[in-house]
RNA sequence: GAAGUGGAACAGACCGCCGCUGGUGCAGGGCCCGAAAGGGUGCACUGGAGGAAGGUCCGGACUGCACAGGGCGGCGUAGCAGCUAACGGCUGUCCACCGCGAGGUGAGGAUCAGAGCAACAGAGACGAGUCGGCCGGGGGGCGCAAGCCCCGCGGCAGGGUGAAACGGGCAAUCUCUACGCGCAGCAACACCAAAUAGGCCAGCGAUGAUGUGGCUCCGCGGAGCUGGCGGGUAGGUGGCAUCGAGCCGUGCAGUGAUGCACGGCCCAGAGGAAUGGCGGUCACGGUCGAAGUUCGCAAGGGCUUUCGACUGCACAGAAUCCGGCCUAUCGUUCCGCUUCACUU
Repeated sequence: GAAGUGGAACAGACCGCCGCUGGUGCAGGGCCCGAAAGGGUGCACUGGAGGAAGGUCCGGACUGCACAGGGCGGCGUAGCAGCUAACGGCUGUCCACCGCGAGGUGAGGAUCAGAGCAACAGAGACGAGUCGGCCGGGGGGCGCAAGCCCCGCGGCAGGGUGAAACGGGCAAUCUCUACGCGCAGCAACACCAAAUAGGCCAGCGAUGAUGUGGCUCCGCGGAGCUGGCGGGUAGGUGGCAUCGAGCCGUGCAGUGAUGCACGGCCCAGAGGAAUGGCGGUCACGGUCGAAGUUCGCAAGGGCUUUCGACUGCACAGAAUCCGGCCUAUCGUUCCGCUUCACUU
C1' cells in the first nucleotide's frame, strides 16, 4: 500500500423569526365548553424521537380472571458450563463444516423402547429373501445315443443396480428422555358518571291523579304521576412517563457475558395523536465550469491547497414500560486482527 475480518461511535452544527406539545410557577384567581365528572384558555421559565422508535418474533414487569396437590394431554427448548428478572437472548468452551488466515456458520440429547420414511437405477428399498450364474441331487418331455429343454429341492459365494441390499441412515416424521410453560392482554384494569329505555322500593291515584280550558269552583279527559336506589352505556380521569431490571463516570472481582461498591444526573409523554416551518452562516457528499499542479510531442489523462454555480443529506416517526432477536439504512470516523506485495 492493497484485499479482507471483527468491533465501536456519529446520524449535520450554530443563530434569528414564527408555531406545536408536556411540566413548573404566577394561581385555592378570571373567562370559555360541559348536566356533572372533567377539560380548555394567558404570561414566564424549562423538557421534547431512534439506532432501529419498525416487524410484533421471543422473554419479563404490570393488570384482571382462574388456581389444594398430582397425573394425562398440548406447546416450546436441547453439546457442556455459566450470565440474567427472564428468554428461543448473551458469554466461554468442545465438536462438525466453510475459509490460507483473522474469522464465520450450526434445530449439535437419544435409532439394541417402538413405529414410519427413502427419488433414480435395480429382480428386490426397510418386508424379507430375490434376478440371473455355478455345483449337487430328484421328477417330466424329446432323442438310438451323446445330449437338449422344462419344473421343484438343497448349497455356494461371486456379478450387476444404487447413497444404502437381514446391515446401515433419517429424530428438521411420529416418538422417547430432560427441563420450562395457567389464560388473556393497557382496546388490560380501576375510579367518576349523563340523556333515553328497562329494573327495584316507597308514596299518591277510577272516592278520577298528572295534564288541560276559563282559574275559590266548574268543565274536558281517562291511567298513570312523584320521589328514591342500583347496574350498564355515551363522556371523563387514572393506569402513563420524575426514581427505574434507569443513565454517566471511576474502582474492584471475573477469560467473558455480568456482578458489586462509590460519586454524579433526572432524560419525550400525545390521545386522530406534539417533536415542525422559513431565512442565514459553516461543515459533508455528488455533478459541472474555472484556476493551479503533474504526466504526455500532441490529443488527452491524473490530483485538489483554491474559487463559482447547481444539487443532495439515508432508513425511518415514540403510543403502558423494559430486556433481546430480526429487518431497513446515504454516508463519516476510530480501534483490534489476518493475508499478500514492496522498502529498510

A computed fold for a 344-nucleotide RNA from Rhizobacter sp., annotated as Bacterial RNase P class A. NCBI's taxonomy places the organism under Bacteria, Pseudomonadati, Pseudomonadota, Burkholderiales, Rhizobacter. Its Rfam family is "Bacterial RNase P class A". Rfam classes the family as a ribozyme.